[in-house]
RNA sequence: GAGUUUGAUCCUGGCUCAGAACGAACGUUAGCGGCGCGCCUAACACAUGCAAGUCGCACGAGAAAGGGCUUCGGCCCCGGUAAAGUGGCGCACGGGUGAGUAACACGUGGGUAAUCUGCCCUCGAGCGGGGGAUAACAUUCCGAAAGGAGUGCUAAUACCGCAUAAGACCACGACCUCGAAAGAGGAUGCGGUCAAAGCUGGCCUCUAUUCAUAAGCUAGCACUUGAGGAUGAGCCCGCGGCGCAUCAGCUAGUUGGUGGGGUAAUGGCCCACCAAGGCUAAGACGCGUAGCUGGUCUGAGAGGAUGAUCAGCCACACUGGAACUGAGACACGGUCCAGACUCCUACGGGAGGCAGCAGUGGGGAAUCUUGCGCAAUGGGCGAAAGCCUGACGCAGCGACGCCGCGUGAGUGAUGAAGGCCUUCGGGUUGUAAAGCUCUGUGGGGAGAGACGAAUAAGUGCGGCCUAAUACGUUGCAUGAUGACGGUAUCUCCUUAGCAAGCACCGGCUAACUCUGUGCCAGCAGCCGCGGUAAGACAGAGGGUGCAAACGUUGUUCGGAAUUACUGGGCGUAAAGCGAGUGUAGGCGGUCCGAUAAGUCGGGUGUGAAAGCCCUGGGCUCAACCCAGGAAGUGCACUCGAAACUGUCAGGCUAGAGUAUCGGAGAGGUUGGUGGAAUUCUCGGUGUAGAGGUGAAAUUCGUAGAUAUCGAGAGGAACACCGGUGGCGAAGGCGGCCAACUGGACGAAUACUGACGCUGAGACUCGAAAGCGUGGGGAGCAAACAGGAUUAGAUACCCUGGUAGUCCACGCCGUAAACGAUGGGUGCUAGGUGUCGCGGGCUUUGACUCCUGCGGUGCCGUAGCUAACGCAUUAAGCACCCCGCCUGGGAAGUACGGCCGCAAGGCUAAAACUCAAAGGAAUUGACGGGGGCCCGCACAAGCGGUGGAGCAUGUGGUUUAAUUCGACGCAACGCGAAGAACCUUACCCAGGCUUGAACAGCGAGUGACCAGCGAUGAAAGUCGCCUUCCGCAAGGACACUCGUAGAGGUGCUGCAUGGCUGUCGUCAGCUCGUGUCGUGAGAUGUUGGGUUAAGUCCCGCAACGAGCGCAACCCUUGUCUGCUGUUGCCAUCAGGUUAAGCUGGGCACUCUGCAGAGACUGCCGGUGAUAAACCGGAGGAAGGUGGGGAUGACGUCAAGUCAGCAUGGCCUUUAUGUCUGGGGCUACACACGUGCUACAAUGGCCGGUACAAACCGUCGCGAGCCCGCGAGGGGGAGCUAAUCGGAGAAAGCCGGUCUCAGUUCGGAUAGCAGGCUGCAACUCGCCUGCUUGAAGUUGGAAUCGCUAGUAAUCGCGGAUCAGCACGCCGCGGUGAAUACGUUCCCGGGCCUGCACACAC
Repeated sequence: GAGUUUGAUCCUGGCUCAGAACGAACGUUAGCGGCGCGCCUAACACAUGCAAGUCGCACGAGAAAGGGCUUCGGCCCCGGUAAAGUGGCGCACGGGUGAGUAACACGUGGGUAAUCUGCCCUCGAGCGGGGGAUAACAUUCCGAAAGGAGUGCUAAUACCGCAUAAGACCACGACCUCGAAAGAGGAUGCGGUCAAAGCUGGCCUCUAUUCAUAAGCUAGCACUUGAGGAUGAGCCCGCGGCGCAUCAGCUAGUUGGUGGGGUAAUGGCCCACCAAGGCUAAGACGCGUAGCUGGUCUGAGAGGAUGAUCAGCCACACUGGAACUGAGACACGGUCCAGACUCCUACGGGAGGCAGCAGUGGGGAAUCUUGCGCAAUGGGCGAAAGCCUGACGCAGCGACGCCGCGUGAGUGAUGAAGGCCUUCGGGUUGUAAAGCUCUGUGGGGAGAGACGAAUAAGUGCGGCCUAAUACGUUGCAUGAUGACGGUAUCUCCUUAGCAAGCACCGGCUAACUCUGUGCCAGCAGCCGCGGUAAGACAGAGGGUGCAAACGUUGUUCGGAAUUACUGGGCGUAAAGCGAGUGUAGGCGGUCCGAUAAGUCGGGUGUGAAAGCCCUGGGCUCAACCCAGGAAGUGCACUCGAAACUGUCAGGCUAGAGUAUCGGAGAGGUUGGUGGAAUUCUCGGUGUAGAGGUGAAAUUCGUAGAUAUCGAGAGGAACACCGGUGGCGAAGGCGGCCAACUGGACGAAUACUGACGCUGAGACUCGAAAGCGUGGGGAGCAAACAGGAUUAGAUACCCUGGUAGUCCACGCCGUAAACGAUGGGUGCUAGGUGUCGCGGGCUUUGACUCCUGCGGUGCCGUAGCUAACGCAUUAAGCACCCCGCCUGGGAAGUACGGCCGCAAGGCUAAAACUCAAAGGAAUUGACGGGGGCCCGCACAAGCGGUGGAGCAUGUGGUUUAAUUCGACGCAACGCGAAGAACCUUACCCAGGCUUGAACAGCGAGUGACCAGCGAUGAAAGUCGCCUUCCGCAAGGACACUCGUAGAGGUGCUGCAUGGCUGUCGUCAGCUCGUGUCGUGAGAUGUUGGGUUAAGUCCCGCAACGAGCGCAACCCUUGUCUGCUGUUGCCAUCAGGUUAAGCUGGGCACUCUGCAGAGACUGCCGGUGAUAAACCGGAGGAAGGUGGGGAUGACGUCAAGUCAGCAUGGCCUUUAUGUCUGGGGCUACACACGUGCUACAAUGGCCGGUACAAACCGUCGCGAGCCCGCGAGGGGGAGCUAAUCGGAGAAAGCCGGUCUCAGUUCGGAUAGCAGGCUGCAACUCGCCUGCUUGAAGUUGGAAUCGCUAGUAAUCGCGGAUCAGCACGCCGCGGUGAAUACGUUCCCGGGCCUGCACACAC
């Protein structure tokens, strides 16, 4: 920095990721080299080999084998060699490991006046003279072995006396210097004690002899003693570095003293005696964990984590203990004892210690060769040669890490082939390949071939020592020696030839498509993907990243300001102890002086090396290595400064306190006292109820209740005043009076002189409930009982009722103990109330006004805050002190401790689990919340449905099939405005396969058409007949084959377009700019009115605009103008039985076109003078006149892939297509929508009146004739204001029926007919006669309608051969009711929410 809590937002907060690192491990893969690194686990057990010896120039003794010679006895060489012993030095180094250790173990800085130091260096002195042993060896013996015992011999640089004694030490005496003291150093007198070892080389100057030796001299190495140095070590101290306080007290050698012992040395280190101390909240004691450091990793740093390799220190060496030797050990490859384990054994007894190098087993995710060499560096011994050295130098194994190199370079477009994708055009792989031109690192072959080596012995030449040219020593020159290794490196040859993988591609996070799969298989670090179009699974193509590696896992730091010193917080997110008093501690007013602890500056020492950093250098570069520098923020010492802090001393008064006066107050404690009310008791009056509830009941009451009057008893609480009034630290405190008592406040002076603030522990107070003991008990009232309510009701409501509530004493110690806000001090605009005290103004008093101090509220500026909000009573700006927080859950729980009589309280985790849990605010939706408003929403009415029969649709069932879709409103007389065949998609059966229709290419054949026959249910199949245009090339058409492909009412309406339903003709939905807000968003659109309306007006940080509303459109209602046939007929004429029938006319009706008219325009009232509303006038019509068309942003993954279109999937002799028949019409049942009824407001019969709209030439079909009728015959007229359908019906007039299953009702059924049609069996409609079912107004429930509406009556049309109770239209007759908005349903605006797929 990012992802992740939400519909979205801001914040808080956790989780996760991107980075770096690793002694790693695992998976896949793997060409080379350099430099590093390699048991983190079992300090588990170890076979085998090696890892510490060396010196003959300390000493005695001294082979065998082999070789040579031989007189065969032996001699010589190897050889005074090997091995062993005495003795010296080393073995305390080097190497390993990290168990233990929380400690002076480590780091750092000091001290040692409390010490030691072999080998080494410097300086001084010395080294005389004796003695006795002992191993080896020889021999005897014991033992299985390991080993041991006795006797005898012998040497020394082994051991022991004596001499010498500078010095050291001891005892005593006295002096000087340093030091605070203890003490140290120096000089000194007397007495006592203590040394030594030789070996080797050379020489003959001196002495002696055998002329070369000895004494001797000389050189070197040893030896003794002292002083000093260097190095190393011991001990002591200051400071520093882990966790747990759920470890709070620990301690008997403990703390100190005196005197001893012990040590190199201080010291309870040890001992005796004496005293009673010592440590601890700045964490003793206990428990857990751990080697420490330089450093390493990370980080901007501060920090955090870590302590492999390398380096310093420590500790350990099978486990535990102990000492010996030694300069040094309490000793890794030494000793002793004990233990465990392993091995040998003759069972008596012995041996061993890989945490050395290799190696083995085991453990484990996991860590190497039983290699070569002392050539180099280093170490031990030695005079040296040299020997020893698993230290070390090298090699081997391991991509374990870092670094470097290669797997080719250039050119190369037909953009090859192949793969993948595709919209079929192409794109991509991709200059990639091939091809052409080059190069030669690594690999292979051949050859040459290192650096690392410095010098040692020796030799030569010089210097020094010496008597000396010897010897010795030293400088220069010369001068053997290579494990690695025939390695690095170089040269030649060889050929692009032999050398690329791994992870990832939804976001974070660079990288996208196809196929498969279908909440399966799987993925996943977090969020999350997968339920048929998956960029997230698996594969492929392509891409991205890194590359001899790449991923995964684990761990650490970072990001994480997520423990916050740098650098966080606590009103509501986690977080202020319930409150106070006060201890330790922290912090502290003002002035002067001193000091120098803190602080600041300079210097000195130290801060090992390596590492990090800088500079330079060496390997071809780099990694790596070398040299120099810087740094090392620290510690110590020292010199200086004096502002600030501290300390000391002295002042001051502004902080704090004391004294005086005054008033306010439910502050506290104790004792009295008062009235009202409830209950109870007694008495009176009085009678049937009372009480209680939503309604009741339990309950009380005729044994007299309730009510009412009087008297009494008893307990508890104090109405009104009473108030965001008062007091108190908080809890809390309320009648009145008195006593005792705490605190705050005001005013004015005086005094003290910083006496202050906070406060871990500690102590005290602390509502209610609860507990103990004893009282008290009226009312109320957990528990309990009963009655109700309810599906239940362990509740809410009612009737009772016990603890308790009250008092005294003692516990408990908690609360939403809240302002969810710790205390103190100072500073920072105001306004307005209220309480207490004071001042001013006023002659005084009261009121008002101004003002000071203290308290308590509200509003508000700056500022703060995530926002809400806080705002001189801060949540602002600062300082001081305390408490507390660190994701949610588990859990304020368990365990432990403390407290409590108990209940319980205080303190307080973890395992496990989740990707969140939260705060504030926003927009919606929602509420059996509230406010305002609307709608046939309710109410008021009228008529229905639900019951019957039938029609129709649906479910269900059935079936070969009963094709499919539609399912609350918003599916169900819906798609379907018309299923006998067709339709038709379903079923059965029979056929066809480029197909019934369309169209491309290639090849072949031929016309097609028409006709005939056979077969068949038909479709079809088979056969016969026939043979196009053009001169030709060829063309058109048809058929056959092939290929692309047709076809599909097959799936997905949750992949879609289009269309539609619905909320809803509800009044809403938005935008631009501006403004406000961190933001989501808000404002506008809210508010006051008004409207059918976001309609209009006013106001307003908004101003405008858009889609909706309204209007514009159609129709209807009035009038006018024009038109005048097919319509009309007032006037004129003709004419009939009658009739606009005719002439004529266009006045009227009417048809049609064009206009007028209505706009709250006018008047009055109400209203803000507005918008508007109410009333009125005029008018055919009045406040959108009635009706229609018109449906905003959106919602329902609403409906439709079967109207059409369309992506994907599926099918292709079938899921396509043709045909016949059947089915969609089934029927125990259930539902929806309708029709007809149940009758008298009616049925039937007769007569008679008045419509509108619409349709008609494949048609409507008149008059006339036939038939009871459906209908038939016939055909005039009509392409229609002309003719026809066409009779309107209810109505009206008259008659009949008389309340009944009827003269209601017509189902069902029989017979006979008619019509349409290829065909009415399944399965049409109609007519006549006969039949005459249910049904007597319909349970719960439910629907429509506010006026020309409901209701009722008929008429027409579409579809259509035929078929209408359905649908769409038309007119006739023509009501009732609306008080009103409480309730039901739906909708529109303001408040609450833990909801947002939204109750």